A computed fold for a 1477-nucleotide RNA from a metagenome, annotated as small-subunit ribosomal RNA.
The prediction has a mean pLDDT of 85.
Rfam family: Bacterial small subunit ribosomal RNA. Rfam links the family to the GO terms ribosome and structural constituent of ribosome.
The sequence is in RNAcentral, with records from SILVA.

[in-house]
RNA sequence: AGAGUUUGAUCAUGGCUCAGGACGAACGCUGGCGGCGCGCCUAACACAUGCAAGUCGAACGAGAGAGAGGGAGCUUGCUUCCUUGAUCGAGUGGCGAACGGGUGAGUAACGCGUGAGGAACCUGCCUCAAAGAGGGGGACAACAGUUGGAAACGACUGCUAAUACCGCAUAAGCCCACGACCCGGCAUCGGGAAGAGGGAAAAGGAGCAAUCCGCUUUGAGAUGGCCUCGCGUCCGAUUAGCUAGUUGGUGAGGUAACGGCCCACCAAGGCGACGAUCGGUAGCCGGACUGAGAGGUUGAACGGCCACAUUGGGACUGAGACACGGCCCAGACUCCUACGGGAGGCAGCAGUGGGGAAUAUUGCACAAUGGGGGAAACCCUGAUGCAGCGACGCCGCGUGGAGGAAGAAGGUCUUCGGAUUGUAAACUCCUGUUGUUGAGGAAGAUAAUGACGGUACUCAACAAGGAAGUGACGGCUAACUACGUGCCAGCAGCCGCGGUAAAACGUAGGUCACAAGCGUUGUCCGGAAUUACUGGGUGUAAAGGGAGCGCAGGCGGGCGAUCAAGUUGGAAGUGAAAUCCAUGGGCUCAACCCAUGAACUGCUUUCAAAACUGGUCGUCUUGAGUAGUGCAGAGGUAGGCGGAAUUCCCGGUGUAGCGGUGGAAUGCGUAGAUAUCGGGAGGAACACCAGUGGCGAAGGCGGCCUACUGGGCACCAACUGACGCUGAGGCUCGAAAGUGUGGGUAGCAAACAGGAUUAGAUACCCUGGUAGUCCACGCCGUAAACGAUGGAUGCUAGGUGUGGGAGGUAUCGACCCCUUCCGUGCCGCAGUUAACGCAAUAAGCAUCCCGCCUGGGGAGUACGGCCGCAAGGUUGAAACUCAAAGGAAUUGACGGGGGCCCGCACAAGCAGCGGAGCAUGUGGUUUAAUUCGACGCAACGCGAAGAACCUUACCAGGACUUGACAUCUGAUUAAGCUUGUGGAAACACAAGGUCCCUUCGGGGGAAUCAAGACAGGUGGUGCAUGGUUGUCGUCAGCUCGUGUCGUGAGAUGUUGGGUUAAGUCCCGCAACGAGCGCAACCCUUAUUUCCAGUUACUAACAGGCAAAGCUGAGGACUCUGGAGAGACCGCCGGGGACAACUCGGAGGAAGGUGGGGACGACGUCAAAUCAUCAUGCCCCUUAUGUUCUGGGCUACACACGUGCUACAAUGGUGACUACAAAGAGAAGCGAAAUCGUAAGGUAGAGCGGAUCUCAAAAAAGUCAUCUCAGUUCGGAUUGUGGGCUGCAACCCGCCCACAUGAAGUCGGAGUUGCUAGUAAUCGCGGAUCAGCAUGCCGCGGUGAAUACGUUCCCGGGCCUUGUACACACCGCCCGUCACACCAUGGGAGUUUGGAGCACCCGAAGUCAGUGAGGUAACCGCAAGGAGCCAGCUGCCGAAGGUGAGCCAGAUGACUGGGGUGAAGUCGUAACAAGGUA
Repeated sequence: AGAGUUUGAUCAUGGCUCAGGACGAACGCUGGCGGCGCGCCUAACACAUGCAAGUCGAACGAGAGAGAGGGAGCUUGCUUCCUUGAUCGAGUGGCGAACGGGUGAGUAACGCGUGAGGAACCUGCCUCAAAGAGGGGGACAACAGUUGGAAACGACUGCUAAUACCGCAUAAGCCCACGACCCGGCAUCGGGAAGAGGGAAAAGGAGCAAUCCGCUUUGAGAUGGCCUCGCGUCCGAUUAGCUAGUUGGUGAGGUAACGGCCCACCAAGGCGACGAUCGGUAGCCGGACUGAGAGGUUGAACGGCCACAUUGGGACUGAGACACGGCCCAGACUCCUACGGGAGGCAGCAGUGGGGAAUAUUGCACAAUGGGGGAAACCCUGAUGCAGCGACGCCGCGUGGAGGAAGAAGGUCUUCGGAUUGUAAACUCCUGUUGUUGAGGAAGAUAAUGACGGUACUCAACAAGGAAGUGACGGCUAACUACGUGCCAGCAGCCGCGGUAAAACGUAGGUCACAAGCGUUGUCCGGAAUUACUGGGUGUAAAGGGAGCGCAGGCGGGCGAUCAAGUUGGAAGUGAAAUCCAUGGGCUCAACCCAUGAACUGCUUUCAAAACUGGUCGUCUUGAGUAGUGCAGAGGUAGGCGGAAUUCCCGGUGUAGCGGUGGAAUGCGUAGAUAUCGGGAGGAACACCAGUGGCGAAGGCGGCCUACUGGGCACCAACUGACGCUGAGGCUCGAAAGUGUGGGUAGCAAACAGGAUUAGAUACCCUGGUAGUCCACGCCGUAAACGAUGGAUGCUAGGUGUGGGAGGUAUCGACCCCUUCCGUGCCGCAGUUAACGCAAUAAGCAUCCCGCCUGGGGAGUACGGCCGCAAGGUUGAAACUCAAAGGAAUUGACGGGGGCCCGCACAAGCAGCGGAGCAUGUGGUUUAAUUCGACGCAACGCGAAGAACCUUACCAGGACUUGACAUCUGAUUAAGCUUGUGGAAACACAAGGUCCCUUCGGGGGAAUCAAGACAGGUGGUGCAUGGUUGUCGUCAGCUCGUGUCGUGAGAUGUUGGGUUAAGUCCCGCAACGAGCGCAACCCUUAUUUCCAGUUACUAACAGGCAAAGCUGAGGACUCUGGAGAGACCGCCGGGGACAACUCGGAGGAAGGUGGGGACGACGUCAAAUCAUCAUGCCCCUUAUGUUCUGGGCUACACACGUGCUACAAUGGUGACUACAAAGAGAAGCGAAAUCGUAAGGUAGAGCGGAUCUCAAAAAAGUCAUCUCAGUUCGGAUUGUGGGCUGCAACCCGCCCACAUGAAGUCGGAGUUGCUAGUAAUCGCGGAUCAGCAUGCCGCGGUGAAUACGUUCCCGGGCCUUGUACACACCGCCCGUCACACCAUGGGAGUUUGGAGCACCCGAAGUCAGUGAGGUAACCGCAAGGAGCCAGCUGCCGAAGGUGAGCCAGAUGACUGGGGUGAAGUCGUAACAAGGUA
């Protein structure tokens, strides 16, 4: 520090997710030791038991009393008495119990934090200082007695002490009320003080004593507390108004003290958009976690503060409490009870139950540190110090170290060679951290005292002995293989894996990471600049308010002076300690602990500065405004006027149609329409001018005239002197539609009706037609209210239009030209932007103010509020769900987008197919089997260039099991072969019979037998593959290097202008070049030259036949086959850009790639083929292998494809007679001759071929016949008889002869081929092959028609455009309905909780009143009084009760929409002009 994820790819936006750290954690697996920490986050739920606050006898009186002393009695060791007395000790009294310890329920508050103030206060014990303690009195506990009660606990009578209680005395600088006078301040005021009046104190104890500890009053201090204030302190406005003791005053009361704290009266205030009130949540802080920081989150442990102590209320005591282990009352709960009444409060330490995912021992000790009491000894202390339990966290250590290759065994993988686990182990040597046992043994303690603890630590002995797991291994993210599984089981943080070769599931081996831990889950911060102060945005991604005016608020021109609030600097105080950081030190190190320093970024006070902001004062004119002079304009409102057109009415003319559409129909019309002429009525809108022209804030504004009226611009520079900008709320305006009332209604026209279209058509089209559109007055308040761009100001190159002004020059003048201001457009630089684009009218550079945004959906929905007559508007969520949604641009693909171009693509033609019969292939059906594959073009006379057996893969049956075939090992010797028997055959049995070489050791091939390694498979997967092939397509394309442009995907080049069959070439151009394709090179064909002539040829010469290149000969010709030539837009002319090229011509055998072939770019179709072959994996192994016989692949209601033959006279038949090319031939072609009607037979010449044979070419031609008919057409089918091949023609071959003589008379919708030696037509040959072509592959003969042209159909190429497509239109995608599940709104209601209000009742208790009852201290001789108490009354008052509302939750028949869900239904709304933009 980033990464993954939207796309085919890209950039940007934007969300989701991950890597890091942390934890009072929990869970899973595992677990050796030690140190230091931490340990109920949930039920502030309920608690058994024990302990957690006592102490002082030196305050006091009884009592008990070891012991000591003395006395008495006497039975001399007992009893008793006196004195003393350590000690114990209930009670009175004092101090403490308000600390320490726990918890976080409540609390949004002066509660907390921070900083001030108290001139408005208190403070026990402690410290310092001043002064004092004289003399009296009366009680009450204890105790004794009586008595009530179950108990708890009392009652009465009597006795008694005090440092308990109460008077009196004395007393100040204390208190109260005066106060001459003095000083000070901070407003009320504060301080001092002469003088005079009144009032208020005290306690003793110990000691031989000194003295010490106490007591009283006062002052001061310290400590602790109380109160007030500034600032800070969560969320919600779908909480906007709250408040009657409320705000203030006066006067009483109360308090330690101020104060409505309380009360009486008076006034009507106080708080609030700078967020009152209300609701929700929460103890606050030092700090902790995280972060670069700013921040965010958090408040366990430690420390400070607060609050609470079963719930609520209350006071008492006291220096201090409204009191955790005190009291009273009320409520709930628990316990005891004799039923009358009592007792209790673990949120102290342990512990129990319960709750929960979850959190410990009913331990030891006061040794240390501290606290309480005491003079002290000492006592108490679950504070505390320790120990126990828990890997809960942090830190440290160990589980051994060194050597050790036969790289052991085992495991795993394997290409079978090996690799890996792996120096790892074994084995040898060593060590002893830890462990076990034994011995010694601290510090903590300045004299004594040690719970921890025989602990830490040290020493010795023993022995590698007791001590490793967890998670991961597709990417992010370090780490890979095998097997199993087969969209199953499962995984998953995100993307996503799994449908038979899973590095993603499970297991194993291996590896990686961390390690006594490791993973998972949860939470927080980070990454996230994803709430943006640091540090974001708003034209199109989410986001500018529809517009203006304007209160508050925010911001604001020049100069001078002044103040010092902000600001800056210095100083002072404070910012507790701990923590963090730095340094040093102590535990062996570390964690941990100690010390010092820094820091604590803050707050307060003060001094100084005066630039900037701000305040005040003065001044200025440029911002702003006013006046003056001109100008333009659909700016607004009201009234009036005008013509054209539509419609309607009346009248005339006139006759059969009009109207409407893609085409029609509905409709109108013989009752006279439409058309046309004249007249009239009425409403609405204003052609031309008219213009990216004008005006207005926006919405918007358009005939003409008049009236009223708003704003703008220019010029000028007289006046004011910052008067300005923006603007939350607020107010006003605000298209269309809609709405209310009343008018109006010509045209148009939702709804509606009819006609069409259609599968349907509640639409698009047509004919009608009502609201509405118009007017007046109201309402509504929204729009893609758009420039999708808030307002204001300043600045920052230009160019060119246009509207309104002003000025200059010039001129007689109008133009032209120049300058300038305001508006409105286009282009464009810098700059900016994700890009597109914007660009002085900014989306640039800056300043100010306002609105708004924070993933998509749910949803602009629900609920609530406000507005509205309604429709609805405004404000505006959540649950749930997804990992995207969206922007710009790129490359493709596509379009019922556009442009250009090509192709037998259409058109123009010729011949067909589709109808018939047959052949053949396919589907389907059938079958034991009808083997398998191929399926739009690009499967279907295809694999198959040839199924009777074989082939053959299929079926039935019979056989074999190392096998029909290959290699290896061992043994044996032949094996093949011949004959016979059985059998359907395979096969079995029997008989016969027998290898080669040799150095004699053996070797070679062959066969049989045996065992196992293995063979074998046309079994599966063409979606695991190689190879091969088809197709787009012989279409003209597909790319690269360098450069340039772009953030990038990419672009450029390859586009453009021409041209071509062609990305062919030329020109231009940020491109320049290159490659694969095109073309050419290759073959063939057309012409010719040269060379060479046998088997080919024969002109001339010679010979010769019935005839014949037959022979000699020739090398001329044809021909053959080698080498050349030739054609290149080369020449001429026109066009073109002086190009490429094109048109025409000449010459030429051939003319513009001459014809044909081979040749097929990058790629597409998971195209075809595992059955040509090869091959991974899977499967079978007495069978899915091998073999044999027979059958099947040849079936047959039917459907389709491809062909053949025909339907006839351009023909059929018969006879006669011509002319080819290219091939094949030895298990072959097979001549002559001969037999047969023929197929064919016999025969065998010649020929491995320019020699011989197949071999006859046929159509054509000539003659004859048939005469339009199911025929002398057509030949299917069938019968009979033959021929050939073959082991064998039944299933199931071909051919011949005779006989038979079917359909068919030119073929519906539709559809195919072909542009010249082509179509059509005619025959010939070959491969396969024993035999079997109408198929296939070749060959030649005869030999046409037509092409105007590119509108349309199909396919293709290039450019461009749109796109929501990229599996790419066979795409994408919307809504209803049906089904399942989920959350949610409404809902008659039902129910629970909360806060407040009103009223009733009213405990305890303070206060007040009363106090006839009671009463020790004081007064009084007494009576009595003062004072006090009980009791009673009143105010307030908790809980409780009643009531009306409010808020929140749960639930609810039914109901509304929403979301999600591989293959449901109906349509096709959107994306292309998406077929009606």